[in-house]
Background: Predicted 3D model of a 357-nucleotide part of an RNA (small-subunit ribosomal RNA, central domain) from an uncultured bacterium. It matches the Rfam family "Bacterial small subunit ribosomal RNA".
Context: one part of a larger RNA
RNA sequence: UUGGGCGUAAAGAGUCUGUAGGCGGCCUGAAUAGUUUUUCGUCAAAUCCCGAGGCUCAACCUUAGGACCGCGAAAAAUACUUUCAGGCUAGAGGCUGGGAGAGGCAGAUGGAAUUGCCGGUGUAGCGGUAAAAUGCGUUAAUAUCGGCAAGAACACCAAAUGCGAAGGCUUUCUGCUGGAACAGUUCUGACGCUGAGAGACGAAAGCGCGGGGAGUGAAUGGGAUUAGAUACCCCAGUAAUCCGCGCCGUAAACGAUGGAUGCUUGGCAUUGGAAGUAUCGACCCUUUCAGUGCCGCUUAAUCAAGUUAACACCUUAAGCAUCCCGCCUGGGUAGUACGGCCGCAAGGCUAAAACUC
Repeated sequence: UUGGGCGUAAAGAGUCUGUAGGCGGCCUGAAUAGUUUUUCGUCAAAUCCCGAGGCUCAACCUUAGGACCGCGAAAAAUACUUUCAGGCUAGAGGCUGGGAGAGGCAGAUGGAAUUGCCGGUGUAGCGGUAAAAUGCGUUAAUAUCGGCAAGAACACCAAAUGCGAAGGCUUUCUGCUGGAACAGUUCUGACGCUGAGAGACGAAAGCGCGGGGAGUGAAUGGGAUUAGAUACCCCAGUAAUCCGCGCCGUAAACGAUGGAUGCUUGGCAUUGGAAGUAUCGACCCUUUCAGUGCCGCUUAAUCAAGUUAACACCUUAAGCAUCCCGCCUGGGUAGUACGGCCGCAAGGCUAAAACUC
């Protein structure tokens, strides 16, 4: 181990694809495996239940009957599940059409800023802080003007915005490419959902090789502060941050909320599509499909029902149900030891116990 749970108490795998398996729409027919009913056999004795009897009663003993559960056989039933055959279109997929988008990859491209270098003007300070100092500067700095070079990031637009499975994605243009929504109702005809193992992707940091290196900046050095200051503040500054290829595989990878389907009052805002109305046309308005959000404070009184221990959730559910997967079972020891697998390493995944409260 039944059971009860997983937003915050322990507990949803970081995300997706998909194997086995589990589950699966409507109608018709057949089979009768599951299922249901009846009958028969079996289910040792003792034990158990019940009737009767014997020890003065009881415990105990003797005797008649009976199970439950299970297995086997036969007959019957055919609603449901299953199997086979046939059909359907509401699920799913394909096709056509016009649109939306920071979805991905590659190449090119622009301006502001920063730093460095060269030249001009100009002279004694600049910088920094709570205050300073280290630092930079007469070999001409800071400031200012002109030119050149480099690397990284993209102000405004910008939004409760949009896209993506998640991580994530924003200068502009081009090429290649993935997905979703809507409309048409043209095709296939249950082809579906979930998914143990498995595979792919997966921020930052880190690792290997080769480039690059402006700014920022672990480590480090110096100046301050302080009782000390291995910090907070300041001046410098290596790795890193950037690019290519290959690893790593973890995060408060969060909505701390797995995926799919159906049902259950509303209001407001916004993004994309369609239809209607209106118009010269567009806007507005109405309806509808798909998404993204909000409904708070002053109060006892939160949009309703419902749920919840409360907080809160509330058609994007934590409501009402079904299916499948993952996970939890007192705290510490411990996400540790040992073993195994993976990794160049760092380490990751799997994962205890003694003992203790």